[in-house]
RNA sequence: UAGGACUUUGGAGAAGUUUACCGCCGUACGCGGCCGUGUAAAUGCCGAAGGGGCAAGCGAAAGCCAAUCUCUCAGGCAAAAGGACAAAGUUAUU
Numbered sequence: 001u002a003g004g005a006c007u008u009u010g011g012a013g014a015a016g017u018u019u020a021c022c023g024c025c026g027u028a029c030g031c032g033g034c035c036g037u038g039u040a041a042a043u044g045c046c047g048a049a050g051g052g053g054c055a056a057g058c059g060a061a062a063g064c065c066a067a068u069c070u071c072u073c074a075g076g077c078a079a080a081a082g083g084a085c086a087a088a089g090u091u092a093u094u
Base pairs, nucleotide, nucleotide: 002093004091005090006089007088008087009086010085015043017042018041019040020039021038022036023034024033025032026031044077045076046075050073051071052070053069057064058063
């Protein structure tokens, strides 16, 4: 110096959406209301787990190939959790 592991600290965006069911409460038994880390579906949205794409460059070609760019498969849209990345420290290796 480099990448790895661990610890601490900081760390953004976007529906606390809608419908049905389940549950709870009330009831004049018709139904009404409420609530939820619940189940299913729908619509909208976000990019900073992970994943995909490419400019330059390399290559005869096929192709390889970066990001905080881009896609949104996955993930996410109160808080919590998670969180790319950053800082400090510890640890072993080269």
A computed fold for a 94-nucleotide RNA, annotated as Glycine riboswitch aptamer. Its Rfam family is "Glycine riboswitch aptamer". Rfam links the family to the GO term glycine biosynthetic process.